Model confidence (mean pLDDT): 81 of 100. Predicted 3D model of a 73-nucleotide RNA (transfer RNA) from a bacterium. Rfam family: tRNA. The family's RNA type in Rfam is transfer RNA.
[in-house]
RNA sequence: GCGGGUGUAGCUCAAUUGGUAGAGCACCGGUCUCCAAAACCGGGGGCUGGGGGUUCAAUUCCUCCCACCCGUG
Numbered sequence: 001g002c003g004g005g006u007g008u009a010g011c012u013c014a015a016u017u018g019g020u021a022g023a024g025c026a027c028c029g030g031u032c033u034c035c036a037a038a039a040c041c042g043g044g045g046g047c048u049g050g051g052g053g054u055u056c057a058a059u060u061c062c063u064c065c066c067a068c069c070c071g072u073g
Stems, first nucleotide, its partner, number of pairs: 001072007010025004019056001027043005049065005
C1' cells in the first nucleotide's frame, strides 16, 4: 500500500427484513442479618466511534474519516 473484520451502558455482548435500544456482571436503594456476605425485590445509567447522504423513519443501507484486530505484497 491492498483486502477483510470490529466499534452500542463502567465491563462483556445482543438487537431477524430499517419502525422510538436490551441482557448479564458491576453500581445505588430495600428486605433478610447482631454486622457483613449470599439470596430475593426494585432503580439509575446510552445522542449506538465522528461527519455527510438516502428515507416519513437509520444501531441497521450508502459514503468519507478515526481507533483497534487479522490476512497479504